[in-house]
Context: one part of a larger RNA
RNA sequence: UUGGGUUUAAAGGGUGCGUAGGCCGGCCGAUAAGUCAGCGGUGAAAUACCACAGCUUAACUGUGGAACUGCCGUUGAUACUGUUGGUCUUGAAUAUGGUCAAGGCAGGCGGAAUGUGUAAUGUAGCGGUGAAAUGCUUAGAUAUUACACAGAACACCGAUUGCGAAGGCAGCUUGCUGGGCCAUUAUUGACGCUGAGGCACGAAAGCGUGGGGAUCGAACAGGAUUAGAUACCCUGGUAGUCCACGCCGUAAACGAUGAUCACUCGCUGUUGUUAGAUAUACAGUUCAGCCGCUAAGGGAAAGCAUUAACUGAUCCACCUGGGGAGUACGGGCGCAAGGCUGAAACUC
Numbered sequence: 001u002u003g004g005g006u007u008u009a010a011a012g013g014g015u016g017c018g019u020a021g022g023c024c025g026g027c028c029g030a031u032a033a034g035u036c037a038g039c040g041g042u043g044a045a046a047u048a049c050c051a052c053a054g055c056u057u058a059a060c061u062g063u064g065g066a067a068c069u070g071c072c073g074u075u076g077a078u079a080c081u082g083u084u085g086g087u088c089u090u091g092a093a094u095a096u097g098g099u100c101a102a103g104g105c106a107g108g109c110g111g112a113a114u115g116u117g118u119a120a121u122g123u124a125g126c127g128g129u130g131a132a133a134u135g136c137u138u139a140g141a142u143a144u145u146a147c148a149c150a151g152a153a154c155a156c157c158g159a160u161u162g163c164g165a166a167g168g169c170a171g172c173u174u175g176c177u178g179g180g181c182c183a184u185u186a187u188u189g190a191c192g193c194u195g196a197g198g199c200a201c202g203a204a205a206g207c208g209u210g211g212g213g214a215u216c217g218a219a220c221a222g223g224a225u226u227a228g229a230u231a232c233c234c235u236g237g238u239a240g241u242c243c244a245c246g247c248c249g250u251a252a253a254c255g256a257u258g259a260u261c262a263c264u265c266g267c268u269g270u271u272g273u274u275a276g277a278u279a280u281a282c283a284g285u286u287c288a289g290c291c292g293c294u295a296a297g298g299g300a301a302a303g304c305a306u307u308a309a310c311u312g313a314u315c316c317a318c319c320u321g322g323g324g325a326g327u328a329c330g331g332g333c334g335c336a337a338g339g340c341u342g343a344a345a346c347u348c
Base pairs, nucleotide, nucleotide: 004319005318006317007302008301012316014201015200016199017198021194022193023192025088026087027086028085029084030083031082033081034080035077036076037075038074039073040072041071042070049065050064051063052062053061054060091191092188093187094186095184096183097182098181099180100179103177104176105175106174107173108172109171110154114150115149116148117147118146119145120144121143125136126135162169163168206247207246208245209244210243211242216240220236221235222234223233258315259314260313261312262311266293267292269290270289271288272287297304321348322347323346330341331340333338
């Protein structure tokens, strides 16, 4: 490379937008580039192949043939692909009317808890553990009450729920803003899918500058435990945890399952929605989601099974024995930490 694969054996990019490229709906016409056919030219000789012949045979040599699967020209064919013209509505988008949700950003507000301060009551303990001790406390602690302040997080509702591309999102409320779904089938008329590079977003930790600092708490200190205990347990506690702005760009970033389209038995629950009906509820219908079970099928099995890991199509990414190694070197990125790209020797 051909091929075979990627839930768990090696392998789906963290996620989206999108450039080039690849692929692309129905019908009618034109064209004839690809494609197919005929004819002509060319495709040197030698070699190789086939037949025959010449040296006694063979090697070797000669003659003839076929071949040279190609290229060019020309004349045709027009199903498919391409190009081009027209047209259509089912793909896609828009419009109108509804509706849904912890989607995002900014502001305001609230109560519980925690800690601290002040005041009061009150007196000898409190706290903590397997048991203790360190620690706090007669300078009045713990407990109880009142008031005040501070920061952070939002019990119940709460769910197998919902929303978001992913990361993620939860007190209440206001403003701004994104999206989905349903209905009408009105408008445009293939405007589509995927997407190397690229750009944007991207938990936690970490970094820079400036704030903030209640709780918790790496590091650190002390007390225990222990043979030891640089731990697990306890008392403290710095960075951090929070905010603003700027970096970092990684995660078991997981459904360990790329995106899109089509097709393929059923049952139960649930969220939004829907025509008919006067209406609520129940039941049932439609579409779009979220769970559970299961048939065919496929799977090494576990399991998957209309939200496929079934049956097909298009495009991208990735894999090719273990270790060495996600290392070295080089490059570009970063303030740094480091991240991205990414070997070989050697060894089993």